[in-house]
RNA sequence: GUUCCUGUAGUUUAAUGGAUAGAACACUGGCCUCCGAAGCCGGUGAUGCGGGUUCAACUCCCGCCGGGGACA
Numbered sequence: 001g002u003u004c005c006u007g008u009a010g011u012u013u014a015a016u017g018g019a020u021a022g023a024a025c026a027c028u029g030g031c032c033u034c035c036g037a038a039g040c041c042g043g044u045g046a047u048g049c050g051g052g053u054u055c056a057a058c059u060c061c062c063g064c065c066g067g068g069g070a071c072a
Base pairs, nucleotide, nucleotide: 001071002070003069004068005067006066007065010025011024012023013022018055027043028042029041030040031039048064049063050062051061052060
């Protein structure tokens, strides 16, 4: 340089074009305990960026940015 795949909470992930974007771990408040751990009940937190298509976009299209692979 060419080409393919990929990007959703701190991490791992779910979501036929239509639900208030769902969970697990982690974090955090409470209960429990002499104190912790475990357990139980709650809480915070996410669609890489910019356009386009559509009544409606995490999802489809284009560009950019990041990551990974193949070829040279």